[in-house]
RNA sequence: GCCGGCGUAGCUCAACUGGUAGAGCAUACGACUUGUAAUCGUAAGGUUGUGGGUUCAAGUCCCUCCGCUGGCUCCA
Repeated sequence: GCCGGCGUAGCUCAACUGGUAGAGCAUACGACUUGUAAUCGUAAGGUUGUGGGUUCAAGUCCCUCCGCUGGCUCCA
């Protein structure tokens, strides 16, 4: 340099053909318990990597760049 995959909540991951962004764990609070743990419930937590484009509507489609990762090639 070329080709591919990935980037979504603090962590691990979903989101079918474009149509209200969710789950588990963690966190906070509450219930239960003499108390703790466990268990149950509730709540909070998101510029969907950046910047543009298409569309009535984009996590999803197109372009650009950034980062991670796998493969290939060239030079030394």
Molecule: transfer RNA
Organism: Peptococcaceae bacterium